[in-house]
C1' cells in the first nucleotide's frame, strides 16, 4: 500500500403497520413506529431481475404467457462513486 475479516466505541439508517398527502397504479414524500442493516449512503443514462399501466400477439372472449413502450423498485442482485472506527 492492497485485499479479506468486523471485536470494541461513538453514532447512523429505518421494514411491516398507522395517519396525512401526491399518483391511474406500482409507488414516492412527511409524522409516528422498529423488522432489520457495516454502506439499508448515492447512482435506474452500467447491466440484469421484479412490480405497475397501456398497446400488440395468441383469439371473435377471459385468465395466463410473450413482446414493446411509460412509470417504479438501490431494503432484489451484480457493478461504479463517496464515507465512520481500528482490535484480530
Nucleotide at each position: 500500500u492492497u485485499u479479506u475479516u468486523g471485536a470494541a466505541a461513538a453514532g447512523g439508517c429505518a421494514a411491516a403497520c398507522c395517519u396525512g398527502c401526491c399518483g391511474a397504479a406500482a409507488g414516492a414524500c412527511a409524522g409516528g413506529g422498529a423488522c432489520g442493516c457495516a454502506a439499508a449512503g448515492c447512482u435506474a443514462u452500467a447491466g440484469g431481475g421484479c412490480c405497475u399501466u397501456u398497446c400488440u400477439a395468441c383469439a371473435u372472449a377471459g385468465a395466463a404467457u410473450a413482446g414493446a413502450a411509460u412509470g417504479g423498485u438501490a431494503g432484489c442482485c451484480u457493478g461504479g462513486c463517496c464515507g465512520c472506527c481500528g482490535g484480530u